[in-house]
The RNA shown here (SAM riboswitch aptamer (S box leader)) has 136 nucleotides and comes from a soil metagenome. The sequence is in RNAcentral, with records from MGnify. The coordinates come from a structure-prediction model, not an experiment, and the mean pLDDT is 79. It matches the Rfam family "SAM riboswitch aptamer (S box leader)". Gene Ontology term of the family: regulation of gene expression. The model forms 97% of the base pairs in the Rfam consensus.
RNA sequence: UCUUAUCCAGAGAGGCGGAGGGACCGGCCCUGCGAUGCCUCGACAACCUGAGUCGGUUCGUUAGCUGGAUCACAAAUCCACUAUCGGACCAAUCCAAGGUGCCAAUUCCGGCAGAUGGAUGUUCUGGAAGAUGAGA
Numbered sequence: 001u002c003u004u005a006u007c008c009a010g011a012g013a014g015g016c017g018g019a020g021g022g023a024c025c026g027g028c029c030c031u032g033c034g035a036u037g038c039c040u041c042g043a044c045a046a047c048c049u050g051a052g053u054c055g056g057u058u059c060g061u062u063a064g065c066u067g068g069a070u071c072a073c074a075a076a077u078c079c080a081c082u083a084u085c086g087g088a089c090c091a092a093u094c095c096a097a098g099g100u101g102c103c104a105a106u107u108c109c110g111g112c113a114g115a116u117g118g119a120u121g122u123u124c125u126g127g128a129a130g131a132u133g134a135g136a
Stems, first nucleotide, its partner, number of pairs: 001136007012041005020030003024111004042103001044101001047099002050094002055090006062083003066080004107129001112126004
């Protein structure tokens, strides 16, 4: 940088340090009752990883007083069905050891477009930008 999923849920104490911080812009907030940041510990969550009864999809094995096709009949072969065993996948759900993430405010709200509307307002929908995971 590209692809894809999610973003109205959830979860803080201590230490260091000492002025800005909430990505950008506008607003609005947080902050010397110590922010942002760093460290330690603890939590939250469940993206990756792990498990996954029952069930489903698919591929193959074996079998059948099963049905059908070919055949005069049978055998054999083929198709279907049923059962069996094995593999792969899907999946509600579960776990939290490992890899990430995260622990003010919905991503704090908006920014662009459309609908609504008398209206730059309101509400809704989609997008943009951003964040995080997974893959490249």